[in-house]
RNA sequence: UCUCAUCCAGAGAGGCGGAGGGACCGGCCCGACGAAGCCUCGGCAACCAAGGAAAUCCUAUGGUGCCAAAUCCGGCAGAAAAUUCUGGAAGAUGAGG
Numbered sequence: 001u002c003u004c005a006u007c008c009a010g011a012g013a014g015g016c017g018g019a020g021g022g023a024c025c026g027g028c029c030c031g032a033c034g035a036a037g038c039c040u041c042g043g044c045a046a047c048c049a050a051g052g053a054a055a056u057c058c059u060a061u062g063g064u065g066c067c068a069a070a071u072c073c074g075g076c077a078g079a080a081a082a083u084u085c086u087g088g089a090a091g092a093u094g095a096g097g
Stems, first nucleotide, its partner, number of pairs: 001097007012041005020030003024075004042067003047063003050059003071090001076087005
């Protein structure tokens, strides 16, 4: 880089650290009552593997992932009507090439 699947559910404490963070842009938020990052422990979930003779089911052992807000909302197009709906793009994660 390509393909496929999923993305209105769920799940945080402590230590170090010391001003940013929520991908990008706009908005709106979070943050000295301590951001990012790192470490420890814990948890959520069930994509892949494994096991359960089998299963759309179960377990949570291994590989990942995740633990403010719907992927925080919108961005592009269409439909209805003054805010909604549908689809897409982009992004994230997994599995495969």
Molecule: SAM riboswitch aptamer (S box leader)
Organism: soil metagenome